Annotation
Predicted 3D model of a 77-nucleotide RNA (transfer RNA) from a Planctomycetota bacterium. Lineage of the source: Bacteria > Pseudomonadati > Planctomycetota.

RNA sequence: GCGCCCGUAGCUCAGUAGGAUAGAGCGUUGGUUUCCUAAACCAAAGGCCGCAGGUUCGAAUCCUGCCGGGCGUACCA
Numbered sequence: 001g002c003g004c005c006c007g008u009a010g011c012u013c014a015g016u017a018g019g020a021u022a023g024a025g026c027g028u029u030g031g032u033u034u035c036c037u038a039a040a041c042c043a044a045a046g047g048c049c050g051c052a053g054g055u056u057c058g059a060a061u062c063c064u065g066c067c068g069g070g071c072g073u074a075c076c077a
């Protein structure tokens, strides 16, 4: 350089034949319980879906470019 894959909540990941307000577990915060913790239970907060465009009535999902990460491969040394 070329090819392929990945990027969604603080962390690990779902959500792919486009469909309305994007989800789970863990963690965090608050509450219940307890003499106090832990555990358990309840609730809440937390996301520009990497960035910018395009297609579409409608995009996390399709297309293009860029950024970042991973794998493979070629060349030079």
Base pairs, nucleotide, nucleotide: 001073002072003071004070005069006068007067010026011025012024013023019057028044029043030042031041032040050066051065052064053063054062

The prediction has a mean pLDDT of 81. Rfam family: tRNA. Rfam links the family to the GO term triplet codon-amino acid adaptor activity.